[in-house]
RNA sequence: GCAAGCAGACGCGACUGGCGUUGAGGUGGCUACCACCGGGGAGCGCUGCGAACCACCGACACACACGACACUGGGACCGUUCGCCUGGGCCCCACGU
Numbered sequence: 001g002c003a004a005g006c007a008g009a010c011g012c013g014a015c016u017g018g019c020g021u022u023g024a025g026g027u028g029g030c031u032a033c034c035a036c037c038g039g040g041g042a043g044c045g046c047u048g049c050g051a052a053c054c055a056c057c058g059a060c061a062c063a064c065a066c067g068a069c070a071c072u073g074g075g076a077c078c079g080u081u082c083g084c085c086u087g088g089g090c091c092c093c094a095c096g097u
Stems, first nucleotide, its partner, number of pairs: 001053001005049004010045003015040002017085004025037005068097002072094004077089002
């Protein structure tokens, strides 16, 4: 210098569906959706600590790496007891530009 990870009474926050079941969402509309209310919430940012790794004379060029973005594939996580189902979000890896 970079940075995994951990913590925070901080900020932002996508997504929060249908059927059955259950003490364990409600109201209205309504082709697994919309609106409001209640209850959740991964993740991102910020702050602190910070392993591993790299560098420590300067300049220039090249290459590589890093970063960013879309699609596809794989994996983890998130949405009111549980199960099945539908759809979505977010992060990581691979691939491509």